Transfer RNA from Allomuricauda sp. SCSIO 64092, 71 nucleotides, folded computationally. The same sequence occurs in records of 4 taxa. The sequence is in RNAcentral, with records from ENA. Taxonomically the source falls in Allomuricauda (Bacteria, Pseudomonadati, Flavobacteriia, Flavobacteriales). The prediction has a mean pLDDT of 83.
RNA sequence: ACGUUCAUGGUGUAAUGGUAGCAUGCGAGUCUCCAAAACUUGUGGUUAGGGUUCAAAUCCUUAUGGACGUG
Numbered sequence: 001a002c003g004u005u006c007a008u009g010g011u012g013u014a015a016u017g018g019u020a021g022c023a024u025g026c027g028a029g030u031c032u033c034c035a036a037a038a039c040u041u042g043u044g045g046u047u048a049g050g051g052u053u054c055a056a057a058u059c060c061u062u063a064u065g066g067a068c069g070u071g
Stems, first nucleotide, its partner, number of pairs: 001070007010024004018054001025043006047063005
């Protein structure tokens, strides 16, 4: 320099263009002599700009950052 791929709660990880889930963490509660475990409940997220579409995490494009490959 060129090509491929990835970016989603604090962390890990899903999601045929149609209400963004799950696990874990954190807060509160139940239970317990106390704590742990278990259970209930709450909390919090689509890297950024632009475009297509009735509707975009998803498709197109540009940028940024990471990984891999070619030379």